[in-house]
RNA sequence: UGAAAUAAGAACCAAACCCGUCGUAAGCCGGAGACGGAAAAUCAUGGAUCUUUAUAUCUUAAGCACUUCAGGAUUUAGAGAUAGCCGGAUUGCCUAC
Repeated sequence: UGAAAUAAGAACCAAACCCGUCGUAAGCCGGAGACGGAAAAUCAUGGAUCUUUAUAUCUUAAGCACUUCAGGAUUUAGAGAUAGCCGGAUUGCCUAC
């Protein structure tokens, strides 16, 4: 330098649960803790999932139906979250060969 990705060693990150902070929420951050990770480093550009707001439709309930408020589901649009859901971009440690 090239290629590869677990044989060895060193170092690193840190899921769930719990505590605290912020947020309507998804969730973020800090502590504690290790399920795992060679990109579990960075980036919401594509897909996916989730949250929230508005609109429309359906439905349950009440009501004298016209109607009303509350709950639930779905469509559309907006705003967000997840990089440890998948893909993509950028950068990158050690090393058997």
c-di-GMP-I riboswitch aptamer from a Deltaproteobacteria bacterium, 97 nucleotides, folded computationally.
Taxonomically the source falls in Myxococcia (Bacteria, Pseudomonadati, Myxococcota).
It was read from a public genome assembly, where an Rfam model found it.